Context: one part of a larger RNA
RNA sequence: GGCACACGGUGGAUGCCUAGGCGUCGGACGGCGAUGAAAGACGUGGAAGGCUGCGAUAAGCCUCGGGGAGCCGCCAAACAGGCUUUGAUCCGGGGAUUUCUGAAUUGGGAAACCUGCAUGGGGUAAUGCCCAUGCACGGCUGGGUGAAUACAUAGCCCAGACCGAGCAAACGGGGUGAACUGAAACAUCUCACUAGCCCCAGGAAAAGAAAGCAACAGCGAUUCCCCCAGUAGCGGUGAGCGAACAGGGAUCAGCCCAAACCGUAGUGGUGUAAGCUUGCAGGCGUUGCCAUUGCGGGGUCGCGGGACCUUGUUGGAGGAGGCUGCAUACUCCUCGGAGAGUCACCAAGCAAAUUCAUAGCAGAAGGGCCUGGAAAGGCCCGCCACAGAGGGUGAUAGCCCCGUAAGCGAAAUGAAUCUGCCUCUCUGGACAGGGCACCCAAGUACGGCGGGACACGUGGAACCCCGUCGGAAUUCGCGAGGACCAUCUCGCAAGGCUAAAUACGUGCCGACGACCGAUAGUGAACCAGUACCGUGAGGGAAAGGUGAAAAGCACCCCGGUGAGGGGAGUGAAAUAGUACCUGAAACCGUGUGCCU
Numbered sequence: 001g002g003c004a005c006a007c008g009g010u011g012g013a014u015g016c017c018u019a020g021g022c023g024u025c026g027g028a029c030g031g032c033g034a035u036g037a038a039a040g041a042c043g044u045g046g047a048a049g050g051c052u053g054c055g056a057u058a059a060g061c062c063u064c065g066g067g068g069a070g071c072c073g074c075c076a077a078a079c080a081g082g083c084u085u086u087g088a089u090c091c092g093g094g095g096a097u098u099u100c101u102g103a104a105u106u107g108g109g110a111a112a113c114c115u116g117c118a119u120g121g122g123g124u125a126a127u128g129c130c131c132a133u134g135c136a137c138g139g140c141u142g143g144g145u146g147a148a149u150a151c152a153u154a155g156c157c158c159a160g161a162c163c164g165a166g167c168a169a170a171c172g173g174g175g176u177g178a179a180c181u182g183a184a185a186c187a188u189c190u191c192a193c194u195a196g197c198c199c200c201a202g203g204a205a206a207a208g209a210a211a212g213c214a215a216c217a218g219c220g221a222u223u224c225c226c227c228c229a230g231u232a233g234c235g236g237u238g239a240g241c242g243a244a245c246a247g248g249g250a251u252c253a254g255c256c257c258a259a260a261c262c263g264u265a266g267u268g269g270u271g272u273a274a275g276c277u278u279g280c281a282g283g284c285g286u287u288g289c290c291a292u293u294g295c296g297g298g299g300u301c302g303c304g305g306g307a308c309c310u311u312g313u314u315g316g317a318g319g320a321g322g323c324u325g326c327a328u329a330c331u332c333c334u335c336g337g338a339g340a341g342u343c344a345c346c347a348a349g350c351a352a353a354u355u356c357a358u359a360g361c362a363g364a365a366g367g368g369c370c371u372g373g374a375a376a377g378g379c380c381c382g383c384c385a386c387a388g389a390g391g392g393u394g395a396u397a398g399c400c401c402c403g404u405a406a407g408c409g410a411a412a413u414g415a416a417u418c419u420g421c422c423u424c425u426c427u428g429g430a431c432a433g434g435g436c437a438c439c440c441a442a443g444u445a446c447g448g449c450g451g452g453a454c455a456c457g458u459g460g461a462a463c464c465c466c467g468u469c470g471g472a473a474u475u476c477g478c479g480a481g482g483a484c485c486a487u488c489u490c491g492c493a494a495g496g497c498u499a500a501a502u503a504c505g506u507g508c509c510g511a512c513g514a515c516c517g518a519u520a521g522u523g524a525a526c527c528a529g530u531a532c533c534g535u536g537a538g539g540g541a542a543a544g545g546u547g548a549a550a551a552g553c554a555c556c557c558c559g560g561u562g563a564g565g566g567g568a569g570u571g572a573a574a575u576a577g578u579a580c581c582u583g584a585a586a587c588c589g590u591g592u593g594c595c596u
Stems, first nucleotide, its partner, number of pairs: 001595009015581001016545002020516002022513006029505002031167002039101003042055003046079001049075003061095006070083003107114002116135007137164003140160006171202001172200005182189001186236001212219002223250004233241002254497003261297010275284002278327005304440003308435007316335006336427006349421003353417006360408002366381005382399002384388001390402003446470007456482001477492005532539002552580001555567004
C1' cells in the first nucleotide's frame, strides 16, 4: 500500500409523514373608486426586531346579536400591570375614527415631500404657529361678461350633494394588426381575421322580432348544443380552408317610434278678408293663409298597413270648454269600469310574510382483564345507529374528544319569492262596406371604379360593408330567391328597445380525486416574488420532520470563566440532545486477519 471483516466519522439518498400545492364538480356572487379605490409609506404595544391587526380614538372605539369562563394576536417562554358571570377574550351585522402617498384633484415634485390663498376658530403683547372647511381638469345644465364686426358669435368668468376620471382574473363588443411556422425552397395561400397594442361595457356581453329561409310543400325573432359533414364547395385545384338548408334538443316574449292628419306654442313671409270646428241667428277681427321649429294627439303594418272622407251596426254616467244662445258631434276632467307591472313593451317606490346568506345551537351508545412507556391492539361480556364520513387522542376507537345523520336558529344588513299598498296604461272606440290616392325612414337603395367581408383566393360571384364618382321609386311600388331575364314564390331596407337558454372565475363556500408528497406539487409547505443579480425593463433561489409530553440534561469532572466531551439524571428509546425520525452511496478513519 492492497483486499476482507468489524466498528465509527462524514454525507443526506431512501422509507414514513404533511402544515402546502394541483385539478374537477356544484353553489352563491360578480365589482371597488372624488363619501378618495387598488397598491403602498410612516406610525401604533409597559418593554417591541419581524409578521398580523389597526390609524394620532392607532393589536383598537360605539352599538346590536351569538357565546359562556377565562382573557390581554403570532414568532415566543417569562416579567410588570390589568380585564372578566354588572358576561370579558372570541365570532357575526351595523356604525365611528381612518396620518401621508397614490386617479390624487390648491400649486409644485426626484410618490409617501415642499408650498399657498380664502373663510371661520384657537394661541401670542405681536409675528411665527395650530385646527376645520373650501379652492384641479373635462362634460352637461343654468347664469354673467363679451372681440375682430353693428347685431351676434368665439373667448373669458361664476354656480350645481349633476356626471366623468383610476383599479380589477377571465369572459364580451369594437378598432388596429404581425412574424416565426406550413407549403418539405418561396411570392398568392397558411399560421390568423391568431399573438400584440388601443377603445368601451356588463354580470354577463353581443345578437334579436324577417326587405329571412325555403321550393310548388312549408317554416316563422335571436342565442347555444347535437346532427347534417370533413359533405357541398373554396384552393399556386398545392399545403390547406371548410359551410348552409333540413332534422333533434336547451330556452322562449314580444314591443316602441318617424311620416300622413289634427291641435297648440314660437319664428319668418303674405296683407284687410278669403277667416273664426258644424247647423241657425247674432257677434268678432295682429284673424286667416304659406313656410319652418318644438310639444301633445294620431300611427306602426305584408292574407299590405295607416291617414283623410263617407255609410251601417254597436258603445257607462256626470261636469267643464270655445265669441254668444240653442242643438249636436268634438276636446278635456272627474267618478265608475277593465288590465298590467318594476328586464323591454310606460314609470318611481313602501310594507308584511316566507325562504336563503352573513355568528351559532343541539346531537345516541363501553366496561373489565392481558401485553406494553402508553391501548384505540388481543381476550371476555355489552350498547347505539336516519349517526360504521372524516380528524384527534401516548399503537389500529361507531360508543374518549371534535364531529357525522336527522333537526333547530338572527336584533342588524343583504338577496329572492309572494301578497298588499302603490304606480302606470286603456276606457271611446270597435267591426263591416265604400270613396280618395295623402303617408309608410334619400344623397338612401342601386350603378361604375377601388377594396373589405362572406367556408367562397375575381371567379359565372349573388348577398353584406367601406372609399370615390354618379344616383331612383312609394303599393300599377320596392328588395330577395348565388351573374342576368321571364314566370312563380318569399319578404317590406335605409329609426330604436328587448329577459331566458350561452361564456368566464379574481375572490367566497362546499364536496370530491386510480392528483403531488419537499430535486415532487405553485417560483414560494419555512416571514417568497423574499434573499440575491441587473442602470433598467426584468430575472429569481435555497431552506420541512427531537419526543407522547421539553420531561430540552439539576449537579460533578476535563477544558480557554471556551468549543467540545465524560459521568449523573429525564425518557420506552439520548447512536431521539435542538448540527435532533429513518440515516443508503461516494469520501475519511480505527481495530483485526491475509497478501506484497

Description:
The part of an RNA shown here (large-subunit ribosomal RNA, domain I) has 596 nucleotides and comes from a Deltaproteobacteria bacterium. The coordinates come from a structure-prediction model, not an experiment, and the mean pLDDT is 81. It matches the Rfam family "Bacterial large subunit ribosomal RNA". Its family is annotated with structural constituent of ribosome and ribosome in the Gene Ontology.